RNAcentral holds the sequence, with entries from ENA. Predicted 3D model of a 74-nucleotide RNA (transfer RNA) from a Candidatus Woesearchaeota archaeon. NCBI's taxonomy places the organism under Archaea, Nanobdellati, Candidatus Woesearchaeota. Rfam family: tRNA. The family's RNA type in Rfam is transfer RNA.
RNA sequence: GGGGCUGUGGUCUAGCUUGGUAUGAUAUCUGGUUCGGGACCAGGAGAUCGCCGGUUCGAAUCCGGCCAGCCCCA
Numbered sequence: 001g002g003g004g005c006u007g008u009g010g011u012c013u014a015g016c017u018u019g020g021u022a023u024g025a026u027a028u029c030u031g032g033u034u035c036g037g038g039a040c041c042a043g044g045a046g047a048u049c050g051c052c053g054g055u056u057c058g059a060a061u062c063c064g065g066c067c068a069g070c071c072c073c074a
Stems, first nucleotide, its partner, number of pairs: 001073007010026003020057001028044005050066005
């Protein structure tokens, strides 16, 4: 220098092919339960989806550029 894959709550992750409210687990907070704690049950908060731009009524999703990580080729 060229090519491929990946990037989504604190952490892990589904959704992308087929554009239309972003899913679940865990952690955390509140309440219940308990003599108390753990476990369990109920509820809450937390991500505008790596960044910028384009297409579209509408983009995590499609297109372009860039950044970061991993791998391959040179």